[in-house]
RNA sequence: AGAGUUUGAUCCUGGCUCAGAUUGAACGCUGGCGGCAUGCUUUACACAUGCAAGUCGAACGGCAGCGCGGGGCAACCUGGCGGCGAGUGGCGAACGGGUGAGUAAUAUAUCGGAACGUACCCAAGAGUGGGGGAUAACGUAGCGAAAGUUACGCUAAUACCGCAUACGAUCUAAGGAUGAAAGCAGGGGACCGCAAGAACCCUCGCGCGGACGGAGCGGCCGAUGGCGGAUUAGGUAGUUGGUGGGAUAAAAGCUUACCAAGCCGACGAUCUGUAGCUGGUCUGAGAGGACGACCAGCCACACUGGGACUGAGACACGGCCCAGACUCCUACGGGAGGCAGCAGUGGGGAAUUUUGGACAAUGGGCGAAAGCCUGAUCCGGCCAUGCCGCGUGCAGGAUGUAAUGCCUUCGGGUUGUAAACUGCUUUUGUACGGAACGAAAAAGUCUUCUCUAAUACAGGGGGCGAAUGACGGUACCGUAAGAAUAAGCACCGGCUAACUACGUGCCAGCAGCCGCAGUAAUACGUAGGGUGCGAGCGUUAAUCGGAAUUACUGGGCGUAAAGCGUGCGCAGGCGGUUAUAUAAGACAGAUGUGAAAUCCCCGGGCUCAACCUGGGAACUGCAUUAGUGACUGGCAAACUUGAGUGCGGCAGAGGGGGGUGGAAUUCCACAUGUAGCAGUGAAAUGCGUAGAUAUGUGGAGGAACACCGAUGGCGAAGGCAGCCUCCUGGGCUGACACUGACGCUCAUGCACGAAAGCGUGGGGAGCAAACAGGAUUAGAUACCCUGGUAGUCCACGCCCUAAACGAUGUCAACUGGUUGUUGGGUGUAAAACCAUUUAGUACCGGAGCUAACGCGUGAAGUUGACCGCCUGGGGAGUACGGCCGCAAGGUUAAAACUCAAAGGAAUUGACGGGGACCCGCACAAGCGGUGGAUGAUGUGGAUUAAUUCGAUGCAACGCGAAAAACCUUACCUACCCUUGACAUGUCCAGAAGCCCUUAGAGAUUUGGGUGUGCCCGAAAGGGAGCUGGAACACAGGUGCUGCAUGGCUGUCGUCAGCUCGUGUCGUGAGAUGUUGGGUUAAGUCCCGCAACGAGCGCAACCCUUGUCGUUAAUUGCCACGAAAGAGCACUCUAAUGAGACUGCCGGUGACAAACGGGAGGAAGGCGGGGAUGAUGUCAAGUCCUCAUGGCCCUUAUGUCCAGGGCUACACACGUGCUACAAUGGGCGAUACAAACCGUUGCGAGAUCGCGAGAUGGAGCUAAUCGGAGAAAGUCGUCCUCAGUUCGGAUUGUAGUCUGCAACUCGACUGCAUGAAGGUGGAAUCGCUAGUAAUCGUGUAUCAGAAUGAUACGGUGAAUACGUUCCCGGGCCUUGUACACACCGCCCGUCACAUCACGAAAGCCGGGAGCACUUGAAGAGGCUGUGGUAACCCGCAAGGGAGCUAGGUCUCAAUGGUGAACUUGGUGAUUGGGGUGAAGUCGUAACAAGGUAACCA
Repeated sequence: AGAGUUUGAUCCUGGCUCAGAUUGAACGCUGGCGGCAUGCUUUACACAUGCAAGUCGAACGGCAGCGCGGGGCAACCUGGCGGCGAGUGGCGAACGGGUGAGUAAUAUAUCGGAACGUACCCAAGAGUGGGGGAUAACGUAGCGAAAGUUACGCUAAUACCGCAUACGAUCUAAGGAUGAAAGCAGGGGACCGCAAGAACCCUCGCGCGGACGGAGCGGCCGAUGGCGGAUUAGGUAGUUGGUGGGAUAAAAGCUUACCAAGCCGACGAUCUGUAGCUGGUCUGAGAGGACGACCAGCCACACUGGGACUGAGACACGGCCCAGACUCCUACGGGAGGCAGCAGUGGGGAAUUUUGGACAAUGGGCGAAAGCCUGAUCCGGCCAUGCCGCGUGCAGGAUGUAAUGCCUUCGGGUUGUAAACUGCUUUUGUACGGAACGAAAAAGUCUUCUCUAAUACAGGGGGCGAAUGACGGUACCGUAAGAAUAAGCACCGGCUAACUACGUGCCAGCAGCCGCAGUAAUACGUAGGGUGCGAGCGUUAAUCGGAAUUACUGGGCGUAAAGCGUGCGCAGGCGGUUAUAUAAGACAGAUGUGAAAUCCCCGGGCUCAACCUGGGAACUGCAUUAGUGACUGGCAAACUUGAGUGCGGCAGAGGGGGGUGGAAUUCCACAUGUAGCAGUGAAAUGCGUAGAUAUGUGGAGGAACACCGAUGGCGAAGGCAGCCUCCUGGGCUGACACUGACGCUCAUGCACGAAAGCGUGGGGAGCAAACAGGAUUAGAUACCCUGGUAGUCCACGCCCUAAACGAUGUCAACUGGUUGUUGGGUGUAAAACCAUUUAGUACCGGAGCUAACGCGUGAAGUUGACCGCCUGGGGAGUACGGCCGCAAGGUUAAAACUCAAAGGAAUUGACGGGGACCCGCACAAGCGGUGGAUGAUGUGGAUUAAUUCGAUGCAACGCGAAAAACCUUACCUACCCUUGACAUGUCCAGAAGCCCUUAGAGAUUUGGGUGUGCCCGAAAGGGAGCUGGAACACAGGUGCUGCAUGGCUGUCGUCAGCUCGUGUCGUGAGAUGUUGGGUUAAGUCCCGCAACGAGCGCAACCCUUGUCGUUAAUUGCCACGAAAGAGCACUCUAAUGAGACUGCCGGUGACAAACGGGAGGAAGGCGGGGAUGAUGUCAAGUCCUCAUGGCCCUUAUGUCCAGGGCUACACACGUGCUACAAUGGGCGAUACAAACCGUUGCGAGAUCGCGAGAUGGAGCUAAUCGGAGAAAGUCGUCCUCAGUUCGGAUUGUAGUCUGCAACUCGACUGCAUGAAGGUGGAAUCGCUAGUAAUCGUGUAUCAGAAUGAUACGGUGAAUACGUUCCCGGGCCUUGUACACACCGCCCGUCACAUCACGAAAGCCGGGAGCACUUGAAGAGGCUGUGGUAACCCGCAAGGGAGCUAGGUCUCAAUGGUGAACUUGGUGAUUGGGGUGAAGUCGUAACAAGGUAACCA
């Protein structure tokens, strides 16, 4: 630091996803040790049990229990002593510990403030005198199950109450008045007492009361900061302020009475949702974002709600009272309780520990102290939950083949120095032994100083110094043996480091994204190997990052999401020039604060580290204060350039009202006139003989304004058009004068706002939704036609939206140009023209910008000010709610769910019922066919035991097959064989072979006979070949996959195309070249050109044919009469040359290429024909020619054999034959080819047969012999238009030939038979010249078997105006939502499944407020009939004062009732939406998408 993913490819926009770090985590697999940390995030759910707050006898009365002492014979007595249960009293219990429910402010953080309180503590000053009455405990007697409680009686205090005193204090009318205390312990002592002891005095210490100050702590107030929602916009009656009273420790509406009507709020009040706040933690380069466990500060809470009491402090976690819910006890009458303390239990949950030890240390409470208490705390236990550290050995060891495993091209590779083996070490663990720091204070004692009368006491300093350890016999140290006790997890297609085999076969499965799997999966599962991390590793969840993907740092808005339809304008934001003063902002200095911990830096301590610790820095903040005066702001002063006003002029469909004009349509009337008119692609509906259309005249009425007219003008936009007139807004321009920043933008607001639509009233000619009819169509609720109502028009009032577009907000400044046009001015000027200057409006275009397209002084350039808007696609501009509207609807505006894209611009193709150009038997013009018939042949189908397999639009179908009776043959039915019919290797035997024979359908099998060869070697023996046998490697497969392949082939197409190098252009895909102007059969050639060249194709080279020359001469030819012989001129043969190149002429053309014409020539513009097939396309065809990967079969899917089948037959299609007849058929006669073939052959003459053919065998290995007679043609004759003398199918019968064999199933012949068929519907094929048509001939295959295939020649036409149309192709261009490329893409309803959401009669809850009611505890006010120790009066009785039970009033929790509000759940039914390989109906969009599309 980036990467993957939209496309055929590209650039961009944009989302999704990944790599990092982190966690109080959980889950899966695995697990050796230690250190340090952490550990209910969920039900503030309910809790059994134990513990968590006591202490003081030096405050008090006492003595239940324990021990000691004393008395007593004992029982027992005795508080005398140590001490002490319960009680009175004091202090503490308000700390410490837990939790985060509530709380958006009565909280918190930071910084300030004034009107307060304070037990214990500190400092200093002044006191502590003298009395009184009770009460618990206790005793006695009761009640109760218990908790508890009643009556009577006794008693003490540092408990309680008066009196005295009063430095301060409080009150005050300034005179005065009010108000306090408590003692205890140590030491000493003169007094009383026999003693015990009592009382008193002095003193020290600790207390006590009053008061001032301090410290620390606490209460209160203010400012500022820190969450979401406006689909919460108004809230508030003690509310805001004042005065009086009250309350409080204290300010204050804190409370109350009266008065006033304020106060808060778009800088977000109120309401609502969520939330403890902070230091900090995680992440990040930072700015930020998320979080608030542990540790620390603050707050709040303690079963839920309310309340006060005590106290210095509480409205109190382990206190009280009341109400409520729940749990427990009960004798049913009544009682008890509160783990969000530490452990622990149940429950919930993915999930979170021991009912441990100790007060040794630190800290806290009480105490004079010893000490006691302390689940605070310190320790131990559990858990890999996290961080850190250590280990599981180290070294050597290759023949690199130890073995195993895995792979393999079978050679090997890998596991792998890894192991074994040798040597070494001993951390950890095990065993044994030693053994800590944390603990020295307090206490005691000695000494010194201070206090003192004091050598008491107390305090300070110093010395000596006994005791005290939960952890724990732990850390640590030493010794011993011994490699011994210790490795897993995830991943290996790309991102992303790491690859093979097998299994599986769109299955099972994987997946973070893209995606993988349909028989060769590096993606699933397993294995081997590898990679990463390592006592852990992965997964899941969550946060930040990457994400500049909310953009302050740091984004955008013409077309990707995004400029409000337009203007005016309050608040707000921003604001020209000059100088003075100010100091709010700003800048920089100082001071205070910013707790500690954390982070960072430098040190220190645990062996290191984590961890702990000392110091520093930092805490970017806030406040105060002394300054500065550039900039911004506020105050005041001035200026003129921004803005505006006045004056003169100009243009204009700017707006509103009124009037008026002509043309046209329609209608009405009359007239002329007659059969049609209208309409369309074609028609029909419609109108018309009741007189239309047409024509003429007159009239009515409504709407719109031709020409001018224009990339023209005006307006803010919407928009505005005949002419005249009235009212009115704005703009431009000229020169001067004036005001003096008056400006720009603008949330909310206000106004305007096309068309359609709505309301009321008019109007209504034309046009025309709806509607009707006619057509079209498969349908046609459309397009087309005929009609036609709202509406369109006017007035008034609504609606408020448009693709309201320049898809471009407004204002201002700056930055090269050209050309046109509208309005005004200036100069020269009569005018025109020209130059110049402004305000508009268009085209082009530079820099610059932009993803590109494009924009380009009218910016989308460079900047500034302000506003609006955007943040993936769909759901959705939808739902709900609010506001507006008469309605239609508008505006504001989500979520669940779902996808990995959606999108912009440009590129190359392909396609278009887009365009331009060109070609082709493509059409047209012609000739002949096919499609109808019979039969042949191939295919489909159906059939079958099998009808073997393949080929399937063109480009399968007389195709593979140049030939199925057996064979072929692959198929079927039977019968056999198993190293095999065939190949190689090993061993044994034998030569091979030939003949006869048994059984069988045959393959096969039984028995016998005969018979030995070739090569090397002297021989022995060996070798080659053949046959048989044995065992194993293997053979074999026309079995599968042509979608694993090679090769070969078809097709587009013999179409003219397909590419490359370098250069140039473009961010890039790509472009250029190859396009353009001509031309050609041709990317053929020429010219031009940012291209210049080159390659594969085209052409040429090759074969053949047409002319001629030369050479050659047999079997050919031949003038020589024939033969022989001669000859080689001619024909022919076959070798080699010539010839044709737009070379020549003139014309057209661009002085080119070339074209058209002509000459000459056998041939003329490629002379005719053939071979030759670019890059590629169709996963085209072929595994059954051959080759071949993989899979499959192996006594069978192999091999052999017999028979059958491939030949079947309702039917459908293709291709060819023969015909339908007279341009013909029959018969007779007669003429002229080419090419080819022949010894397993062709086979002459001759004879026989009607014939097929037979007999026979001359000649020929072929220019010699044979096949071989060519046929159409020509000549003659018969037939005379008919199912025929046409046609020949079919059938009968007799034969011939081939062949082991013609039944299934051959060909041919004779005789007889004589079917369909009379030129063929829609449709469709071939052919442009020696061609079509027609005629025959040969050959391959082959024993035989062509109407097929192929080759050959004979006769031999017609037509082509032309390129509009059909088909195919080429080039350029255009559009595209296509790229599997139009056989494309794609929309909506319906049907089915499923998911989330909305509405809904209702139903069930929650929340907050209001009204009324109820009114516990408590507090306060009033009263106080009852009760009453302390004080007062009284001798007393008694009375008084004061207090109080009770009563009553106010406030008030809970409960109840009611009407509205808000929110959640659920709900028959219903609505649309999303999703879903192969459902239905159509075809709306993308091309002119077949009616251009789209917006309202």

Description
A computed fold for a 1496-nucleotide RNA from an uncultured bacterium, annotated as small-subunit ribosomal RNA. Rfam family: Bacterial small subunit ribosomal RNA. Gene Ontology terms of the family: ribosome and structural constituent of ribosome. Its mean pLDDT, the model's own confidence on a scale to 100, is 84.